[in-house]
RNA sequence: AGGGGUAUAGCUCAAUUGGUAGAGCGCCGGUUUCCAAAACCGAAGGUCGGGGGUUCGAUUCCCUCUGCCCCUGCCA
Numbered sequence: 001a002g003g004g005g006u007a008u009a010g011c012u013c014a015a016u017u018g019g020u021a022g023a024g025c026g027c028c029g030g031u032u033u034c035c036a037a038a039a040c041c042g043a044a045g046g047u048c049g050g051g052g053g054u055u056c057g058a059u060u061c062c063c064u065c066u067g068c069c070c071c072u073g074c075c076a
Stems, first nucleotide, its partner, number of pairs: 001072007010025004019056001028042004049065005
């Protein structure tokens, strides 16, 4: 320098042929227990990486930027 992948909850990851985003773990509350742990029940938690565009409507499509990962090449 060229190409590809990826970015979603605190963490690990799903999902949506474009129509109000979920799980597990964790955290918080409750039941239980002498107290805990485990188990069970419940609640909270997201501008879906940033900025534009298309659209009645964008996490999803298009452009661009950024971070991370991989492949190829060049110089030393």